Transfer RNA from a Candidatus Woesearchaeota archaeon, 72 nucleotides, folded computationally. It matches the Rfam family "tRNA". The family's RNA type in Rfam is transfer RNA. From the family's description: Transfer RNA (tRNA) molecules are approximately 80 nucleotides in length. Taxonomically the source falls in Candidatus Woesearchaeota (Archaea, Nanobdellati). The sequence is in RNAcentral, with records from ENA.

RNA sequence: GCGCCAAUAGUCUAGGGGUCAAGAUAGGGCCUUCCCAAGGCUCUGACCGGGGUUCAAAUCCCCGUUGGCGCA
Numbered sequence: 001g002c003g004c005c006a007a008u009a010g011u012c013u014a015g016g017g018g019u020c021a022a023g024a025u026a027g028g029g030c031c032u033u034c035c036c037a038a039g040g041c042u043c044u045g046a047c048c049g050g051g052g053u054u055c056a057a058a059u060c061c062c063c064g065u066u067g068g069c070g071c072a
Stems, first nucleotide, its partner, number of pairs: 001071007010025004018055001026044006048064005
């Protein structure tokens, strides 16, 4: 330099055009317990940046950034 893949809560992972972005974990509160742990309920918190297509984009396309793999 070229090609391919990935980027979603603090962390790990789902969701691949359609009406609340889901789960686990973490954190806060409550219940339970003599206390702790475990468990139950509840709350907080996320689509890498920009542009395009579309009635509608986390999802499709383009550019960029970062990371990984391969080739030279």